RNA sequence: AUAAGACAAAGCCAAACCCGCCGCGAGACGGGGACGGAAAGCCACGGAUCUUCUGAGAAAGCCGGGCCGCCUGC
Numbered sequence: 001a002u003a004a005g006a007c008a009a010a011g012c013c014a015a016a017c018c019c020g021c022c023g024c025g026a027g028a029c030g031g032g033g034a035c036g037g038a039a040a041g042c043c044a045c046g047g048a049u050c051u052u053c054u055g056a057g058a059a060a061g062c063c064g065g066g067c068c069g070c071c072u073g074c
Stems, first nucleotide, its partner, number of pairs: 004072002012037002017032004022027001035061001041067003045064003049058003
């Protein structure tokens, strides 16, 4: 330095559900909570999905793709 990701170590994120709050809605945000995660970090570019006042939106924890990145490296 690399493949790789250990029934290991450090740190990280946080599904369902509950409370608050915003939104017509899908859902977002904050707190609690932990099913899971090695990109469960970021981007709606392709496909699929969902919502809608059909103008447009949501979703990255569905699958691809792009960008960036912590630790270990037995």